Model confidence (mean pLDDT): 82 of 100. A computed fold for a 73-nucleotide RNA from Parcubacteria group bacterium GW2011_GWA1_40_21, annotated as transfer RNA. Its Rfam family is "tRNA". About the family: Transfer RNA (tRNA) molecules are approximately 80 nucleotides in length. The family's RNA type in Rfam is transfer RNA.

RNA sequence: GCGCCUGUAGCUUAGUUGGUAAAGCGUUCGUCUUAUACACGAAUGAGCGGGGGUUCGAGUCCCUCCAGGCGCA
Numbered sequence: 001g002c003g004c005c006u007g008u009a010g011c012u013u014a015g016u017u018g019g020u021a022a023a024g025c026g027u028u029c030g031u032c033u034u035a036u037a038c039a040c041g042a043a044u045g046a047g048c049g050g051g052g053g054u055u056c057g058a059g060u061c062c063c064u065c066c067a068g069g070c071g072c073a
Stems, first nucleotide, its partner, number of pairs: 001072007010025004019056001026044006049065005
């Protein structure tokens, strides 16, 4: 330099044919316990790497940039 892949909650991931973002872990509070842990219940969360475009509507499609990874030279 060229090609491909990835970027979504504090962390790990899901997200269907474009229709308005879900789960587990975590954290906090409560019940239980002499106490801690476990278990159970409740609460707490992100508008999707940045910008632009298409569309009634974008995490999803298009362009560009950024970061990381893999391959070829």